[in-house]
RNA sequence: AGCCGAGUCUCCGUCCAGCGGUGGAUGGGGAACGGGGGAACCACUGCGGCCCAGGCCGCUGGGGCGAAUCGCCGCCAGAGCGCGGCGUAGCGUGAUCGGUCACGCGAGCCCGUCAGCUAACCCCGGAGGCAAGACCGAAAGGA
Numbered sequence: 001a002g003c004c005g006a007g008u009c010u011c012c013g014u015c016c017a018g019c020g021g022u023g024g025a026u027g028g029g030g031a032a033c034g035g036g037g038g039a040a041c042c043a044c045u046g047c048g049g050c051c052c053a054g055g056c057c058g059c060u061g062g063g064g065c066g067a068a069u070c071g072c073c074g075c076c077a078g079a080g081c082g083c084g085g086c087g088u089a090g091c092g093u094g095a096u097c098g099g100u101c102a103c104g105c106g107a108g109c110c111c112g113u114c115a116g117c118u119a120a121c122c123c124c125g126g127a128g129g130c131a132a133g134a135c136c137g138a139a140a141g142g143a
């Protein structure tokens, strides 16, 4: 002097430190910001069989946060799981926007058979982790 992310601010109580101005930890309340559930209308997986043109039956669970999806190859006797590699939808990089190039990520967690959209209404979060920038142009701002 910065980055990813909603994750910052404030009030009250308790404890600790401190000469003062204050600082830290923790419990509770509120706010910025973020997420989920939830009508009408509209919408509503795939495969197979039967009957005949629209129904019935069987199999297949589904959903949320997040950029983090999808595919190929290899290892493991083989499958699942796992591990490794190469790509990829998508995402990020020292204020903002456009262009070019370069670099980084492309995870993890949760619900529990249940949730499409969704006004009113209801519920929840308000962390954690880092060091991945140059050039050109534009419009601002500051000293």
Base pairs, nucleotide, nucleotide: 002130003129004128008031009030010029011028012027013026014025015024016023017022033125034124035123036122037121042116046059047058048057049056050055051054061114062111063110064109065108070087071086072085073084074083075082090105091104092103093102096138097137098136099135100134101133
Molecule: c-di-AMP riboswitch aptamer (ydaO/yuaA leader)
Organism: soil metagenome